[in-house]
RNA sequence: ACCGAUAAGAGCAAACCUGUUGAAAGACAGGGACGCAAAGCCACGGGUCUACUGCUGAUGCUAUGAUGGCCGGGCUGCCGAAG
Numbered sequence: 001a002c003c004g005a006u007a008a009g010a011g012c013a014a015a016c017c018u019g020u021u022g023a024a025a026g027a028c029a030g031g032g033a034c035g036c037a038a039a040g041c042c043a044c045g046g047g048u049c050u051a052c053u054g055c056u057g058a059u060g061c062u063a064u065g066a067u068g069g070c071c072g073g074g075c076u077g078c079c080g081a082a083g
Base pairs, nucleotide, nucleotide: 002083003080004079011036012035016031017030018029019028020027021026034069040075041074042073044072045071046070047067048066049065054061055060
């Protein structure tokens, strides 16, 4: 350094519930733990979700919105068994 344990100490917190917020997807706070070795940070590429707006006769289409707990990439980082 790779790697990641039935190790130690710490950390985060899915679903669901309550409240606030948003057009929605979703976000935030509290409760709660399914999980997580980057489940720390960044929407740069891809994917996915939403459609106030715009286009349409309508179905629909549309990201500039959202998602880092979908994948890739970038930056940073605790511990140290075996190999």
Molecule: c-di-GMP-I-GGC riboswitch aptamer
Organism: Bacillota bacterium